[in-house]
Context: one part of a larger RNA
RNA sequence: GCCAACGAGUCUGUGUGUAUGGCAAGGUUAAGCCUUACGGGGCGGAUCCGUAGUGAAAGCGAGCGUGAAACGCGCGCCAAGUCGUACACAUAGGACCCGAAACCAAGCGAUCUUGCCUUGGCCAGGGUGAACUUUGGGUAACACCAAAGGGAGGCCCGUACCGUUGAGUAUUACAAAACUCUCGGAUGAGCUGAGGCAAGCGGUGAAAAGCCAAUCGAGCUUGGAAAUAGCUGGUUCUCUCCGAAAUAGCUUUAGGGCUAGCGCCGUGCUAAGACAGGUGGGGGUAGAGCUACUGGAUGGUAGUCAAAGGACGAGAGUCCAGACAACCAACCAAACUCCAAAUACCAUCUGUCCUUCCAUGGUAGUCCGACCGUGAGGGCCAAGCUUCAUGGUCUAAAGGGGAACAACCCAGACCGCCGUCUAAGGCCCCUAAAUCCUUGCUAAGUGUUAAAGGUAGUUAGAGUGCUCAGACAGAUAGGAGGUUGGCCUAGAAGCAGCCAUCCUUUAAAGAGUGCGUAAUAGCUCACUAUUCAAGCGCUCUAGCGCCAAAGUAUUCUCGGGGCUAAAGCAAGGUGCCGAAGACGCGGACCGUCGCUUUGCGACGGUGGUAGGAGAGCAUUUCUAAUGCACUGAAGCUUCAGGCGCGAGCCGGAGUGGAGCGUUAGGAAGAGAGAAUGUUGGC
Numbered sequence: 001g002c003c004a005a006c007g008a009g010u011c012u013g014u015g016u017g018u019a020u021g022g023c024a025a026g027g028u029u030a031a032g033c034c035u036u037a038c039g040g041g042g043c044g045g046a047u048c049c050g051u052a053g054u055g056a057a058a059g060c061g062a063g064c065g066u067g068a069a070a071c072g073c074g075c076g077c078c079a080a081g082u083c084g085u086a087c088a089c090a091u092a093g094g095a096c097c098c099g100a101a102a103c104c105a106a107g108c109g110a111u112c113u114u115g116c117c118u119u120g121g122c123c124a125g126g127g128u129g130a131a132c133u134u135u136g137g138g139u140a141a142c143a144c145c146a147a148a149g150g151g152a153g154g155c156c157c158g159u160a161c162c163g164u165u166g167a168g169u170a171u172u173a174c175a176a177a178a179c180u181c182u183c184g185g186a187u188g189a190g191c192u193g194a195g196g197c198a199a200g201c202g203g204u205g206a207a208a209a210g211c212c213a214a215u216c217g218a219g220c221u222u223g224g225a226a227a228u229a230g231c232u233g234g235u236u237c238u239c240u241c242c243g244a245a246a247u248a249g250c251u252u253u254a255g256g257g258c259u260a261g262c263g264c265c266g267u268g269c270u271a272a273g274a275c276a277g278g279u280g281g282g283g284g285u286a287g288a289g290c291u292a293c294u295g296g297a298u299g300g301u302a303g304u305c306a307a308a309g310g311a312c313g314a315g316a317g318u319c320c321a322g323a324c325a326a327c328c329a330a331c332c333a334a335a336c337u338c339c340a341a342a343u344a345c346c347a348u349c350u351g352u353c354c355u356u357c358c359a360u361g362g363u364a365g366u367c368c369g370a371c372c373g374u375g376a377g378g379g380c381c382a383a384g385c386u387u388c389a390u391g392g393u394c395u396a397a398a399g400g401g402g403a404a405c406a407a408c409c410c411a412g413a414c415c416g417c418c419g420u421c422u423a424a425g426g427c428c429c430c431u432a433a434a435u436c437c438u439u440g441c442u443a444a445g446u447g448u449u450a451a452a453g454g455u456a457g458u459u460a461g462a463g464u465g466c467u468c469a470g471a472c473a474g475a476u477a478g479g480a481g482g483u484u485g486g487c488c489u490a491g492a493a494g495c496a497g498c499c500a501u502c503c504u505u506u507a508a509a510g511a512g513u514g515c516g517u518a519a520u521a522g523c524u525c526a527c528u529a530u531u532c533a534a535g536c537g538c539u540c541u542a543g544c545g546c547c548a549a550a551g552u553a554u555u556c557u558c559g560g561g562g563c564u565a566a567a568g569c570a571a572g573g574u575g576c577c578g579a580a581g582a583c584g585c586g587g588a589c590c591g592u593c594g595c596u597u598u599g600c601g602a603c604g605g606u607g608g609u610a611g612g613a614g615a616g617c618a619u620u621u622c623u624a625a626u627g628c629a630c631u632g633a634a635g636c637u638u639c640a641g642g643c644g645c646g647a648g649c650c651g652g653a654g655u656g657g658a659g660c661g662u663u664a665g666g667a668a669g670a671g672a673g674a675a676u677g678u679u680g681g682c
Stems, first nucleotide, its partner, number of pairs: 001682006011093013026049002032043004053060002063075004096234002099231001103224006114198009123188001125157003128153001132149006161185003166181004200216001202212003237616006247260005261366002263363006273353009287339001288337002294333003298329004303324003309320004369394010399410003414587004419583003425577003428561003434574001436573006447563001453547003457544010474531005480504003485499003510525001514523002588606008617671001619668010635655005641650003
C1' cells in the first nucleotide's frame, strides 16, 4: 500500500409536541399479593393528572382581586381530559465514536545513575630535584657560597586505568550514542570490586532543573476513569419534494454560545402579499448657489483705524504689513443652504400573478464569506487592501462565451432524440458559420496592452492673408554715401557695452540678422530688380497614426497560422453559426384543478451545499400463517435472460453438500471508502 472482517445518535428516567389506540367528566394504578401450561391472567384506587377560579391571605366562588366605589382594569368562566404505543426534540446520565497535555490515591523501584557509609583492590617507565643533612669555603659569631647526599609535589612526559577535545565514518548502524585518527587526567578533590543507606512535591546534586533502571521542569505500575477537550478527525443503503446563512443585539465574548433574522414540516385565517401603471404625500441627498446664513479664499478700486511692526526720512510724513467695512470680478465647504432633483419610502386606485402574506405549534442549520458594478469612510481618488450601503454572481450552479480562468457576459441541467429557432459571442484556416454588401479611415503589422509631453505622418473641416499689376521657393545682380554716428575703450570701424537711431543717392539697401577680425578686412541677411511661372503662407478644430517605449527564458503581450481597397478601425445593411435556453416528439415523478376516479385529461413544476420533510430497498432475529430442499438448502463463481427510476429482486449454468425461504407483523449489536481507525492476510 492493497484485500477481508470489525468500526460511530444507543439505553433508562423525566418533560414538551405530533400521530395513533382505549376509556371519558373522568382517566390511571405503584409497591405488593394470588395464579400459570411461564407466553400470560387476576387482585391491589394508595398515588398522580383532570373536572374552578381568584386573592399575599382570611376568604369568596362563575367569578375573584383591586378599591370608599367602579365608567373600569388584571386573571378567569361559556367544559376535554387521561392512560398506553410510536416518532421528534429537550434534559440527567460516558450520551454519536476515537484522541490529550494533565490531576489525585495506593503501591513498586538506587542491579542504571547521584551522594554518603563499611571493607578490599589498582596506578609500566622516564624526568624535575623542595625541605633537610654532611663536607669544604666563609663570618667575631651568624648570615652567605659551593659540592655531595636527600627525594617533596592536587609537579612534568607518558602505559594500564579513567575521560571524551576536534575531524571523519556510521546514520533500516556493529551499536536506541558505536568505530578510526586526534585529544585531557594519569599519587590524586584519583580510579575501581563487593556489601549497605537516602524515594516521588520526595531523594541526590563541585548546580546542568543534572540524575533517580534507554522514562524526569516532578519516576514507574494499577486505580478514580469511558477525567475533561467551546479543539481536530471520522460517522456506513436508495429515490422524491423544499431549501438557507456567513447579519443584528448581548456575551472574560470574538474560530464558542443565546435570542432575533433567513430554511423545513404541521395547523388556521383570509385579499393582507408580489409586480406593473396612475394619483397623492413628506424629505434636504446629487446638482447648484452664496450681498440668502455660517465659515474659507484670490485679484482690483477708492476708503477708515489710539498706540505698537518693517522700509525711507533730520522731522513732518510717505509706502508696506495688519484689522475693519464698501463696491467690482472670479471661487470653495461632510459637520454651509436662498434653492433643489432622479430614485427610494408611505398611502391609495386599476391590472396581472393566485397563497406567495400574516398568525401560531414543532424542528433545523447559519454567526470565518468571496469577487464584480454603483455610492461613501480609512489608505496614496495604492492593493487580489480595509470598513459600511446597495444590486448581482459564486458559495450551494452544471451548460455556451471569455485561448486557459469560483465571483465577468449569456443562460438556470427531470430523462431520452443523428429534429427546429435563438442568447452572449462569432462566421480566412486550425474551428460550426460571409474570403458577404455599401461608404470612409489607417501603412504604424497600428490592430496584437501604457502616461505626461512632442509630431511639415496623413485625412476631413473652419477662419484669415498674399497672388498673372506675377505670389511662394530657387537662380542672377545690387545691398550704396555722410560715417570709423556719439560715448566708452589699448582698440570698438553695422556686429563687447551705453546713448541716439537721422539725412542723402536710389529700383532697393538697418547707424544693421548672423558668422568672422586684436581692430579693420571678408562672408551673409533684411530690402530691391531681373528670370521663372501658378498657386503659396498663417491660425484653429476633429479622425486614424508616429515618437516617448529597456530585461534572462530562440520566436513567447493577436490562442496559433496568418491578415493590408484586411481577416484592422469607424458607420450602415442582409444572412448564417452558436447553449443542457426556447420549441418539437416520446417517457418518469410532483402539485393544483376537472372528470365517466384502482385511472384519464388540462395547467404548472422537477440545479442544489448546510439542513428539513416524505416514500422505499437490504441485513439479523422473534411471532403467526404458508412453502422449498440430498431428484441437492445456504454460501461461492458466472450469464447476449427478466423486473424495478433506484437501493435491489427474480431466473439460468457451474460449484457446494444440509439446511432455507415467502407473506403479514414485532424487535434491532441494521448498511463502510476514508477516522496517521482496529485485527488478520499478502
RNAcentral holds the full RNA, with entries from ENA. A computed fold for a 682-nucleotide part of an RNA from a Candidatus Magasanikiibacteriota bacterium, annotated as large-subunit ribosomal RNA, domain II. Taxonomically the source falls in Candidatus Magasanikiibacteriota (Bacteria, Bacteria candidate phyla).